This is a predicted structure of an 84-nucleotide RNA (transfer RNA) from Gallionella capsiferriformans ES-2. The RNAcentral record of the sequence draws on Rfam. The organism belongs to Gallionella capsiferriformans, within Bacteria. It matches the Rfam family "tRNA". By type it is a transfer RNA. From the family's description: Transfer RNA (tRNA) molecules are approximately 80 nucleotides in length. Model confidence (mean pLDDT): 81 of 100.
RNA sequence: GCCGGGGUGAUGGAACUGGUAGACGUGCCGGACUCAAAAUCCGGUGCCUGAAAGGGCGUGGGGGUUCGAUUCCCCCCCCCGGCA
Numbered sequence: 001g002c003c004g005g006g007g008u009g010a011u012g013g014a015a016c017u018g019g020u021a022g023a024c025g026u027g028c029c030g031g032a033c034u035c036a037a038a039a040u041c042c043g044g045u046g047c048c049u050g051a052a053a054g055g056g057c058g059u060g061g062g063g064g065u066u067c068g069a070u071u072c073c074c075c076c077c078c079c080c081g082g083c084a
Base pairs, nucleotide, nucleotide: 001083002082003081004080005079006078007077010026011025012024019067027045028044029043030042031041032040046057047056048055049054060076061075062074063073064072
């Protein structure tokens, strides 16, 4: 340099014929159980703003297409593999 795969909450990892982003697990917080703890079970868990109701933002960065983009198109950055 060329080809292919990938980048999503704290973390692993889903969502792919464009239509509620974050299922499920781990972690964390609260509770139950226990003399206490572990294990197990139940609930919660992106960010900002707000007294609350609510509003706004968010899928590596920046543009584009579209009523609507994690998803399609273009440029760039980073990681993994292959070829040279």